[in-house]
Context: one part of a larger RNA
RNA sequence: CCAGCUGGUGAAUGGCUCGGCUCAAGAGCCGAUGACGGACGUGCCAAGCUGCGAAAAGCCUGAGGGACCCGCAUGGAGGGAAAGAACUCAGGAUCUCCUAAUCGGAAUCCGUAUAACAAUUGCUACGCGCAAUAGGGAACCCCCUGAAUUGAAACAUCUCAGUAAGGGGAGGAAGAAAACGCAACCGCGAUGUCGUGAGUAACCGCGAGUGAAACCGACACAGCCCAAACCGAAGCUCUUCGGAGCAAUGUGGUGUUCGGGUUGACAAUCAACCACCGAAACGAUAUCUGAAGUCUCCUGGAACGGAGCGUGAAACAGGGUGACAACCCCGUAAGAUAUCGAAGUACGUGGGGCGUCAAAUCCAGAGUAGCAGGGGUCGGAUAUCCUCUGUGAACACCCCAGGCAUCCCCUGGGAAGGCUAAAUACUCCUUGAGACCGAUAGCGAACAAGUAGCGUGAGCGAACGCUGAAAAGCACCCCGAGAAGGGCGGUGCAAUAGGGCCUGAAAUCAGUUGGCG
Numbered sequence: 001c002c003a004g005c006u007g008g009u010g011a012a013u014g015g016c017u018c019g020g021c022u023c024a025a026g027a028g029c030c031g032a033u034g035a036c037g038g039a040c041g042u043g044c045c046a047a048g049c050u051g052c053g054a055a056a057a058g059c060c061u062g063a064g065g066g067a068c069c070c071g072c073a074u075g076g077a078g079g080g081a082a083a084g085a086a087c088u089c090a091g092g093a094u095c096u097c098c099u100a101a102u103c104g105g106a107a108u109c110c111g112u113a114u115a116a117c118a119a120u121u122g123c124u125a126c127g128c129g130c131a132a133u134a135g136g137g138a139a140c141c142c143c144c145u146g147a148a149u150u151g152a153a154a155c156a157u158c159u160c161a162g163u164a165a166g167g168g169g170a171g172g173a174a175g176a177a178a179a180c181g182c183a184a185c186c187g188c189g190a191u192g193u194c195g196u197g198a199g200u201a202a203c204c205g206c207g208a209g210u211g212a213a214a215c216c217g218a219c220a221c222a223g224c225c226c227a228a229a230c231c232g233a234a235g236c237u238c239u240u241c242g243g244a245g246c247a248a249u250g251u252g253g254u255g256u257u258c259g260g261g262u263u264g265a266c267a268a269u270c271a272a273c274c275a276c277c278g279a280a281a282c283g284a285u286a287u288c289u290g291a292a293g294u295c296u297c298c299u300g301g302a303a304c305g306g307a308g309c310g311u312g313a314a315a316c317a318g319g320g321u322g323a324c325a326a327c328c329c330c331g332u333a334a335g336a337u338a339u340c341g342a343a344g345u346a347c348g349u350g351g352g353g354c355g356u357c358a359a360a361u362c363c364a365g366a367g368u369a370g371c372a373g374g375g376g377u378c379g380g381a382u383a384u385c386c387u388c389u390g391u392g393a394a395c396a397c398c399c400c401a402g403g404c405a406u407c408c409c410c411u412g413g414g415a416a417g418g419c420u421a422a423a424u425a426c427u428c429c430u431u432g433a434g435a436c437c438g439a440u441a442g443c444g445a446a447c448a449a450g451u452a453g454c455g456u457g458a459g460c461g462a463a464c465g466c467u468g469a470a471a472a473g474c475a476c477c478c479c480g481a482g483a484a485g486g487g488c489g490g491u492g493c494a495a496u497a498g499g500g501c502c503u504g505a506a507a508u509c510a511g512u513u514g515g516c517g
């Protein structure tokens, strides 16, 4: 120097998984009756997490449950429970301080004594008397404001993009919605979403790029109410039942595009709407019932293995148990009970009265429709939608639309008032599943995880899984300064399974053996 062997260090690899990821289904708001979030407490011993709140790992009631229990957390001590604990579900009580934080100030503490709805708003018997708002919520939704990097191979219109970001608002969905619509001379009949139409029509320094709609096929389906004409107090709210207030500046009735009202004639119980009663399927949660070998021999520490002989199956999904278990245990298939949802829905009952004809007349949403100019936006081109300034109609014998304008027909439809479920979006949350990961992977986080640590701060942000079937976690003795470490010994199938302990590669270190020299 090389190689081997025996050990050390080291942690790869294999196996495992109380964690994650994705998808599907379900479910979907909380809050002045003080939320979300936090601080501080709370246990016999108590640092952390979890639970709870001075009634403090808990109190009461009901239903279930069942012999054990006093959280993670396996110890010591001491208790509870058949007068039914623990545990689960439902309801109730308690619920410190801060926080919208709301008597004043200050974060988690203090002060006043008119002991406080602070502020804003509605009603008001003007007394905070009765009420409302605020703040939070992962994404989804609507509205307002609104970039730049970038692309155009530079850059300015354009693009990125009405995106990111900021603000406001609502809900379990939101928004949209019952034609002043499409279409084309045939017709359709609210809205939304998906597929298609289609990278088409169209826009565009006609560059780069941008980019619809109808038809058609699906999902799901649902339609209604005012204003007015006409009638004119027939009405509504509160109440201490005495009354008070609202209301002719119109409560209420009628009525709403197959227009309606008025007047007259006819018909006859029936649509919307209102009130009352009020299911079920199905689903969720909790609980219960739930078949059939623990037979013989062998190996083994252990039988769930091998051999032999059986059994159930509306149950051979899965998990556990000392190795691979349909028949050992929990479950599973199939059923049952309670509560909740389904749902104050369907059905039902009562009120109500949609109808037909005729005549005349009355009503039908104005600074609106339209036009001109400016701007934004859009695929919208002369033909999108919105807006500012100016101007400014008609009145159903009227008006609007039919992608240039104007005129005449034709066709479609009634703006300038309002409401409306489902199909759709999302996933903080729950459940289930996986030709998803398996500890440098998978969430940043399987472990004290948004922890430790870093930063003045906004904020940044880790690492750490595995003894054994069972702790049986090494009594006693010896060496030692020793609670280090070791020996003997014991447990165990195994201790080269000895508490960072399954397996235990490599680099590397020591000892030893051989070879070369």
Stems, first nucleotide, its partner, number of pairs: 001515008014502001015466002019437002021434006027427002029136002037098003040053003044076002048072002059092006068080003103111003112116001119133005140171001141169005151158001155205001181188002192219004202210002223419003226365001230253002234251001235246004259363004263358004273351004282341008293309001294325001295308004310327002312316001318330003370391007398414005453460002473501001477487003

Description
This is a predicted structure of a 517-nucleotide part of an RNA (large-subunit ribosomal RNA, domain I) from Halorubrum sp. JWXQ-INN 858. The coordinates come from a structure-prediction model, not an experiment, and the mean pLDDT is 83. It matches the Rfam family "Bacterial large subunit ribosomal RNA". Its family is annotated with ribosome and structural constituent of ribosome in the Gene Ontology. Lineage of the source: Archaea > Halobacteria > Halobacteriales > Haloferacaceae > Halorubrum.